[in-house]
RNA sequence: AUGAAGAAUACGGGAGAAAUGAGGUUAAACCUCAUGCCGAAGAAGCAAGCUAAUGCCUGCCCGGGGUAUUAGCGAAUCUUUCAGGUGAAAAGACCGUAUUCUGA
Numbered sequence: 001a002u003g004a005a006g007a008a009u010a011c012g013g014g015a016g017a018a019a020u021g022a023g024g025u026u027a028a029a030c031c032u033c034a035u036g037c038c039g040a041a042g043a044a045g046c047a048a049g050c051u052a053a054u055g056c057c058u059g060c061c062c063g064g065g066g067u068a069u070u071a072g073c074g075a076a077u078c079u080u081u082c083a084g085g086u087g088a089a090a091a092g093a094c095c096g097u098a099u100u101c102u103g104a
Stems, first nucleotide, its partner, number of pairs: 005102009018035001020034005036086003042082001043080003049073010
């Protein structure tokens, strides 16, 4: 099941931050270096909580409960700024629509 939710594709919307300096090259683009800056591709970090070990407390004992430490798991548009970006274009997390696939 008159299709939850997910994925892919197409279309529409979609923020931030030097058109900075030097050099190379060019039709335009672009590339290298330097100094700033941005967070919404990607990547990394963690809160509550959960799990385990050990110590202590509770308990006649077992089971169980509480607590401390350590270790592991642990989300984001948060944090970091590795990557990426910093005129426009492109890209862009995320949102909407359509189609297809999967199918609670």
Glycine riboswitch aptamer from a Syntrophomonadaceae bacterium, 104 nucleotides, folded computationally. Its Rfam family is "Glycine riboswitch aptamer". About the family: This family represents the bacterial glycine riboswitch. NCBI's taxonomy places the organism under Bacteria, Bacillati, Clostridia, Eubacteriales, Syntrophomonadaceae.